Predicted 3D model of a 1471-nucleotide RNA (small-subunit ribosomal RNA) from an Actinomycetes bacterium. The sequence is in RNAcentral, with records from SILVA. The organism belongs to Actinomycetes, within Bacteria. Rfam family: Bacterial small subunit ribosomal RNA. Gene Ontology terms of the family: structural constituent of ribosome and ribosome.

RNA sequence: AGAAAGGGCUUCGGCCCCGGUAAAGUGGCGCACGGGUGAGUAACACGUGGGUAACCUGCCCUCGAGCGGGGGAUAACAUUCCGAAAGGAGUGCUAAUACCGCAUAAGACCACGACCUCGAAAGAGGAUGCGGUCAAAGCUGGCCUCUAUACAUAAGCUAGCACUUGAGGAUGGGCCCGCGGCGCAUCAGGUAGUUGGUGGGGUAAUGGCUCACCAAGCCGAAGACGCGUAGCUGGUCUGAGAGGAUGAUCAGCCACACUGGAACUGAGACACGGUCCAGACACCUACGGGUGGCAGCAGUUUCGAAUCAUUCACAAUGGGCGAAAGCCUGAUGGUGCGACGCCGCGUGAGGGAUGAAGGCCUUCGGGUUGUAAACCUCUGUCACCGGGGAAGAAACGCUUUGAGUUAAUAGUUCAAAGCCUGACUUAACCCGGAGAGGAAGCAGUGGCUAACUCUGUGCCAGCAGCCGCGGUAAUACAGAGACUGCGAGCGUUAUUCGGAUUCACUGGGCGUAAAGGGUGCGCAGGCGGCCAAGUGUGUGAGGCGUGAAAGCCUGGAGCUCAACUCCAGAAUUGCGCCUCAAACUACAUGGCUAGAGCAUUGGAGAGGGUAGCGGAAUUCACGGUGUAGCAGUGAAAUGCGUAGAUAUCGUGAGGAACACCAGAGGCGAAGGCGGCUACCUGGACAAUUGCUGACGCUCAGGCACGAAAGCGUGGGGAGCAAAAGGGAUUAGAUACCCCUGUAGUCCACGCCCUAAACGGUGCACACUAGGUCUUGGCGGAUUCGACCCCCCCAGGGCCCAAGCUAACGCGUUAAGUGUGCCGCCUGAGGACUACGGCCGCAAGGCUAAAACUCAAAGGAAUUGACGGGGGCCCGCACAAGCGGCGGAGCAUGCGGAUUAAUUCGAUGCAACGCGAAGAACCUUACCUGGGUUUGACAUGGCCGCAAAACUGUCAGAGAUGGCAGGUCCUUCGGGGGCGGUCACAGGUGGUGCAUGGCUGUCGUCAGCUCGUGUCGUGAGAUGUUGGGUUAAGUCCCGCAACGAGCGCAACCCUCGUUCGAUGUUGCCAGCGCGUUAUGGCGGGGACUCAUCGAAGACUGCCGGGGUCAACUCGGAGGAAGGUGGGGAUGACGUCAAGUCAUCAUGCCCCUUAUGUCCAGGGCUUCACGCAUGCUACAAUGGCCGGUACAAAGAGUUGCGACACUGUGAGGUGGAGCGAAUCUCAAAAAGCCGGUCUCAGUUCGGAUUGGGGUCUGCAACUCGACCCCAUGAAGUCGGAGUCGCUAGUAAUCGCAGAUCAGCAACGCUGCGGUGAAUACGUUCCCGGGGCUUGUACACACCGCCCGUCAAGUCAUGAAAGUCGGUAACACCCGAAGCCGGUGGCCCUACCCUUGUGGGGGGAGCCGUCGAAGGUGGGACUGGUAAUUAGGACUAAGUCGUAACAAGGUAGCCGUACCGGAAGGUGCGGCUG
Repeated sequence: AGAAAGGGCUUCGGCCCCGGUAAAGUGGCGCACGGGUGAGUAACACGUGGGUAACCUGCCCUCGAGCGGGGGAUAACAUUCCGAAAGGAGUGCUAAUACCGCAUAAGACCACGACCUCGAAAGAGGAUGCGGUCAAAGCUGGCCUCUAUACAUAAGCUAGCACUUGAGGAUGGGCCCGCGGCGCAUCAGGUAGUUGGUGGGGUAAUGGCUCACCAAGCCGAAGACGCGUAGCUGGUCUGAGAGGAUGAUCAGCCACACUGGAACUGAGACACGGUCCAGACACCUACGGGUGGCAGCAGUUUCGAAUCAUUCACAAUGGGCGAAAGCCUGAUGGUGCGACGCCGCGUGAGGGAUGAAGGCCUUCGGGUUGUAAACCUCUGUCACCGGGGAAGAAACGCUUUGAGUUAAUAGUUCAAAGCCUGACUUAACCCGGAGAGGAAGCAGUGGCUAACUCUGUGCCAGCAGCCGCGGUAAUACAGAGACUGCGAGCGUUAUUCGGAUUCACUGGGCGUAAAGGGUGCGCAGGCGGCCAAGUGUGUGAGGCGUGAAAGCCUGGAGCUCAACUCCAGAAUUGCGCCUCAAACUACAUGGCUAGAGCAUUGGAGAGGGUAGCGGAAUUCACGGUGUAGCAGUGAAAUGCGUAGAUAUCGUGAGGAACACCAGAGGCGAAGGCGGCUACCUGGACAAUUGCUGACGCUCAGGCACGAAAGCGUGGGGAGCAAAAGGGAUUAGAUACCCCUGUAGUCCACGCCCUAAACGGUGCACACUAGGUCUUGGCGGAUUCGACCCCCCCAGGGCCCAAGCUAACGCGUUAAGUGUGCCGCCUGAGGACUACGGCCGCAAGGCUAAAACUCAAAGGAAUUGACGGGGGCCCGCACAAGCGGCGGAGCAUGCGGAUUAAUUCGAUGCAACGCGAAGAACCUUACCUGGGUUUGACAUGGCCGCAAAACUGUCAGAGAUGGCAGGUCCUUCGGGGGCGGUCACAGGUGGUGCAUGGCUGUCGUCAGCUCGUGUCGUGAGAUGUUGGGUUAAGUCCCGCAACGAGCGCAACCCUCGUUCGAUGUUGCCAGCGCGUUAUGGCGGGGACUCAUCGAAGACUGCCGGGGUCAACUCGGAGGAAGGUGGGGAUGACGUCAAGUCAUCAUGCCCCUUAUGUCCAGGGCUUCACGCAUGCUACAAUGGCCGGUACAAAGAGUUGCGACACUGUGAGGUGGAGCGAAUCUCAAAAAGCCGGUCUCAGUUCGGAUUGGGGUCUGCAACUCGACCCCAUGAAGUCGGAGUCGCUAGUAAUCGCAGAUCAGCAACGCUGCGGUGAAUACGUUCCCGGGGCUUGUACACACCGCCCGUCAAGUCAUGAAAGUCGGUAACACCCGAAGCCGGUGGCCCUACCCUUGUGGGGGGAGCCGUCGAAGGUGGGACUGGUAAUUAGGACUAAGUCGUAACAAGGUAGCCGUACCGGAAGGUGCGGCUG
């Protein structure tokens, strides 16, 4: 200043109410709080403690003073315009607590003068004189005592709120300082307003904050500068703690507000929801121009593995404004969503055994799920339904009353009573009702780690945190059952701490496991002897301040408990201040001599440097003598030599190195140093007495030295010798061996700077038993003498105590016990590498990562095994012998090939004349074809039948089928048989790598173990090794071992001697009988023999040796002598040895077939290869004739005599014998005689032709034998290889099993004849014991290295290319502050009055200045043709480097060379 609409009244003009209300404007206060976020920031940002005598502080509180009188404008408004809009312009009014002079000035501030107090000072405070500058605003309510108008107002009074000016307080800030808290040194130098001063300016205030001038400073190894990362703290998580990690929620501080810059206003901002500018982005637009900033609350989009409601209320707490009512408040209080976390509760309780059903397992009996369920009796939390129902609320305010103040009954303050205020709230809580009703999952079950079975799968599918599961019996995969753990949760993933004493402060190490710098000097740094007094740095004690609250901890209280919340205490180990102590430490002072050093005397030394000298040897040259070789090797060759070498003598040249002495010896810091002499020079040691007076120890960086190789320049060059050439070796030989040979090796000067630069042991000091040797020196004792002897000091070695060590080992020269300082380590590979930096002429050196890969890499010791290691011993292992095999033919087995099938197994020794001690059919398992299906065979259940067997006949290859005949026993219960059906049978189908049993082999080798004890941390050792001895781990002795077991031996069988008993079928001496003859007969027991039993042999005896031993050698006796010969007997174990086809057996597989039956075929093939045998090649023989001697066996479906017969195989016939009786049965070689006479034969007998015999159902495939004929290869066997040591080899025959017969020359036995050789253990093979090395342990058929080839992965380099970050130089230069100017504009105040001037402002100019542009660099990232090395990957190529003496000992450094491992030269090390 002030509506519209609505209502009321009206005299119709209007007025009143709403209402001085809504809305706009001026003015005031607030908007700098609260809320969000963590981008930036490594900083006084934060934390903590101080300073400000260098400062500010609106509102609030206390005290003092004041508030007088004026002036000129301007919004709103009205009006005229511009613009699409946002907005803007002109003109005309107007008010204020808006704005401006003037007055007053207690006081404040300023200038000058001088005083007091305090302070270390700069200075501060106070008092004072004079001068100058500086204020203000009113509004609201009430009252009439005084005054004025004149009856209610105001000048007035009063109350409240404002205003001005001081002083002080409180609160909040500003600035400064000490200390504290990240990574990288592959960031080492940084800095020009930089550091300081003087003087201006600026600020609230100090200050290079800014400017001018002057000076040249300042920071930095205690980490400057740079880069990366990061808000800080109280706290949080973890941990016994110390620590480590972290900074959500809550609280304190800081920073930021789209990105960058800037100021304005203000007490406070350089301001989240203010302004201006620039930029990016988005939106509107009429294209001219405008607008915006959720890191407020909700919400949307995008990204992402992932993170909520566009909710209610200001009722409480708090904030802003206001006098107040009140308004505002996504602060806040509530609710919603999410098991995201913490806490509490439920999903029922009691009874219930036929231990139900079902599931799972099963040894088929049962077990388990499991009192679990059903069923019975109960309860009622939560949820559900109905009813009731607190606290959070007390104020303010209003009404009434009382008291104080006052002139007052205003106002205001205080007190009392009453009234008013709840978002949450359909809440907490209580009562009643109903019904077990609505409410259990997740992970695991091989070990760690609680919990186990079945099925499926078959290195597949899959699991897995680590170790690792899965290849046909998976507690590990998948499913199921059962079980275990936790439970509204349970697992997984990610992250942090722990365990991890695995970065070690608490609390580690460095000889060999990772780790001592190659060595010394030495600055900084660290550490440091004795005494005294002083100070009080560290240190100790007490007190004071602070260490916010919350949190943690303790005690208590409130929600039914708890989580949660509240109260109190403790703690906050820190920092500051005050007082005290003074041992230690430190500081400053004075002294000391034990550490350290200096001086004197003495000897020792390959210590270093320079110059000179010497002899031996190699080579070369010249000359002499001399002749055919020399040289070289495992053996050779290349090479040298008749142009005269090698050899030898003489002379000379030249270079390099210095024999003996020489030593575990000496010296040096290390590398290293060796003929002699001189000069220069360093160090150590001993002794001695003087001197200095802590002068010391160690040492990051730094400096110096530093083998060999290598490099540069110039010399030198005898020998040696990388490379190179040649010869060998070899599969090859870029090697080892040989012949040559250049750099180099040597000198001077300059580089390089590395070694297994090692004692794999840093330096210094102190302490802790000894013994022994040695180098240098002094002393003692004794002496002619320092001979010997004793002691001390300083070095160099060995052995050991305590102690240490994982062990090995170390042990006064420590690896022991301590101190000080330095260096270094933290799984293996990648990697003594890349990149970067520094050094170098180069080679290269120093410093030094990551990605990625693996679950090991490594040390010491143990037991084995192995060695082209050592030593001992044994064996027909070699040697010495004899005879074979390998060559021929044949037989048998195997491989291979073939086949319809050639069934299967056995495969180095230890398969191959093996399973097989008998394949024509059968066997037979294989093939072809034909049948059959409860079956060829067994048991049981049910049903049925009266047939089956048997005989005959037919079809068929037969199995089988058809036809005919033909029928059982009985105690009457049944049994037996057949058919059907159901269970089941059956399998020589698979797996011997699921198994039992059996067997082979090492090996009849002498070993393999245990108990107790002892030693060792342990694995383990000892015993069991050692000295002897044996066939023997056999025995003896010794011994920390003492004993024992399985093995050895013995006991058993057999042969060899004797004796006893017995005496038929055996025997026959004596006595008889008989015969041509015979034990044929009587008889006998003597003998042989048989059977049973006994004795005997034990190193018992003698001698030698030996340890008075075990034992061994020789001898005697004896049948036998040292185990009398042979056999049986096979330790612990090894070979996943062999066997599922002897048998047994788990699991799997087949079930009208992988079962079963039958016929035929095959296992018998045949270019070849191999194994084992037979027969031979001949005269020690063949052939013919004669003649002698065994043993052990077998025999009734059998052996089969005599006799006859056949050339013969055989046939006929049948005595005797179930066998000491009979038979097979003749033994053969041998012996006697004859013949053959060296030849492919009178050797040899294959092969083939013909003819036969026998067995058998049957000899074609496919039998054996006989006769006649035929008459092959073969003339003693290459490389190589086998057996055998005595009644053996060799040789000769005989018998048996299997069996009808036989492929048997095989096998198992038996006897006859009957040798040779063994020096010996060097070598080959196998074995045992001891020892040594080892990178092996599937154990040398081991392990393992490098190139090349293939695949995958990460990384480096790289012409380039695309970015990012921070600076620098220059250009441009917005906004804005400041400065200048200001011709245009202007009301207040001043001067002048003409209206101008002073003064102020717009505009313009300038300094600074963001963004932008240009430029060259820096740092950093992505990507890239190509390229390099690396890592990894069941079965690729080439070699064999290493581990053993790894077959050339290895390794280190360096140089050269080579497909590769690697080789060689030089020096070094022993690992």